Small-subunit ribosomal RNA, central domain from an uncultured bacterium, 352 nucleotides, folded computationally.
Context: one part of a larger RNA
RNA sequence: UUGGGCGUAAAGAGCUCGUAGGCGGUGUGUCACGUCGGCCGUGAAAACCUGCAGCUUAACUGUGGGCGUGCGGUCGAUACGGGCAUCACUGGAGUUCGGCAGGGGAGACUGGAAUUCCUGGUGUAGCGGUGAAAUGCGCAGAUAUCAGGAGGAACACCGGUGGCGAAGGCGGGUCUCUGGGCCGAUACUGACGCUGAGGAGCGAAAGCGUGGGGAGCGAACAGGAUUAGAUACCCUGGUAGUCCACGCCGUAAACGGUGGGCACUAGGUGUGGGGGCCAUUCCACGGUCUCUGUGCCGCAGCUAACGCAUUAAGUGCCCCGCCUGGGGAGUACGGCCGCAAGGCUAAAACUC
Numbered sequence: 001u002u003g004g005g006c007g008u009a010a011a012g013a014g015c016u017c018g019u020a021g022g023c024g025g026u027g028u029g030u031c032a033c034g035u036c037g038g039c040c041g042u043g044a045a046a047a048c049c050u051g052c053a054g055c056u057u058a059a060c061u062g063u064g065g066g067c068g069u070g071c072g073g074u075c076g077a078u079a080c081g082g083g084c085a086u087c088a089c090u091g092g093a094g095u096u097c098g099g100c101a102g103g104g105g106a107g108a109c110u111g112g113a114a115u116u117c118c119u120g121g122u123g124u125a126g127c128g129g130u131g132a133a134a135u136g137c138g139c140a141g142a143u144a145u146c147a148g149g150a151g152g153a154a155c156a157c158c159g160g161u162g163g164c165g166a167a168g169g170c171g172g173g174u175c176u177c178u179g180g181g182c183c184g185a186u187a188c189u190g191a192c193g194c195u196g197a198g199g200a201g202c203g204a205a206a207g208c209g210u211g212g213g214g215a216g217c218g219a220a221c222a223g224g225a226u227u228a229g230a231u232a233c234c235c236u237g238g239u240a241g242u243c244c245a246c247g248c249c250g251u252a253a254a255c256g257g258u259g260g261g262c263a264c265u266a267g268g269u270g271u272g273g274g275g276g277c278c279a280u281u282c283c284a285c286g287g288u289c290u291c292u293g294u295g296c297c298g299c300a301g302c303u304a305a306c307g308c309a310u311u312a313a314g315u316g317c318c319c320c321g322c323c324u325g326g327g328g329a330g331u332a333c334g335g336c337c338g339c340a341a342g343g344c345u346a347a348a349a350c351u352c
Stems, first nucleotide, its partner, number of pairs: 004323003007306002012320001014202004021195003025089003028085004033081002035077008048066007092192001093189003096185005104178007111155001116150007126137002163170002207248006216242002221237004259319006267297012301308002325352003334345004
């Protein structure tokens, strides 16, 4: 390379937007670029296949034909792909109108419980902690309890295989700004679509820079225990950090370990959002149908098995990414990025 693959064996980029490219709905007309057919030219010789012939035969050789899958020209075909048309269409896609749900995002303000600390009152000898203890705190009055105050961080119950978001993620309350989704109507545009190499943006925690903040927790560190030892597990303290603003970092078991889009293929049962119909005097409840999300069970089918199964790992098409024995190694070197930590790209020798 031809292939075969990517839930768990190696393999889906953390996520999105989007450039080039690839792929792309229905009808009509036209062109004839791809595509298909006929004919002509060319496609050296040798070789190869083949008819005949020459060395007594064969190898070998001579001669004629074929082959030479290609290229050029010419004449045609027009289903499919493609180009063109002030072309046309509405089912894909989008817009508009009317509703709906939501911890989607940003900023400002604000609330109560609890922990800690401070002040004052009551009160007296212990408190705390553990398997048991000790370090620690306490007669300079602790712990407990009452009142007042300060400050920071997180939001009990509701809370739910419930909701929202592309992913990371998002949870007290109010206001302002703002993104997306779903349902119904079917008025408008008329293929405007899908994917997406490069590229750009977003991206938990930890970490970094500058300046704030610091209640609780708590790497490092110190002490007390345990132990043969104990650079741990347990206990008492405790710095960075955790919080805020701005700027970096760009990673993760960034997981559904499952890329995105479209179409098709038995059902059953929960639950979130919307709509129609039936029933109901009305509302609520209820029944049924339907669209959209999110779970469980399960047929066909698939799978090495486990399992998946209309939210596919089934059946197909389009586009991207990735894999190719284990170790060496996600390392070295080089390049790019970063303040650094390091990240991205990514081998080989050697060895089994």
RNAcentral holds the full RNA, with entries from ENA and SILVA.